[in-house]
RNA sequence: UUCUUAUCCAGAGAGGUGGAGGGACUGGCCCUUUGAAGCCUCGGCAACAGCCUCAGCGGGCCCGUGCCAAUUCCAGAAGCAUAAUUGCUUGAAGAUAAGAA
Numbered sequence: 001u002u003c004u005u006a007u008c009c010a011g012a013g014a015g016g017u018g019g020a021g022g023g024a025c026u027g028g029c030c031c032u033u034u035g036a037a038g039c040c041u042c043g044g045c046a047a048c049a050g051c052c053u054c055a056g057c058g059g060g061c062c063c064g065u066g067c068c069a070a071u072u073c074c075a076g077a078a079g080c081a082u083a084a085u086u087g088c089u090u091g092a093a094g095a096u097a098a099g100a101a
Stems, first nucleotide, its partner, number of pairs: 001101008013042005021031003025076004043068003048064001050061004072093001077090005
């Protein structure tokens, strides 16, 4: 990097540094000098893997990861309903984990 499987309406931020961007992409809409990204420290959330336990369902722990504005912020393709607006379903794309090549 590619493929497979599972999940994605829950949850969880302070300080330092830095100095203009960030929310994957496109459009929208937001966040941001009342300080963005990145980096560091400490903290927290979850429980995929791991470990312990259980007859099993399940329960517990956190040494591998992940995450801590907004549903993956919303939409993107197709379909259904609708006068329109809009709503719903499935998918695509993306993210994370585990496995494989």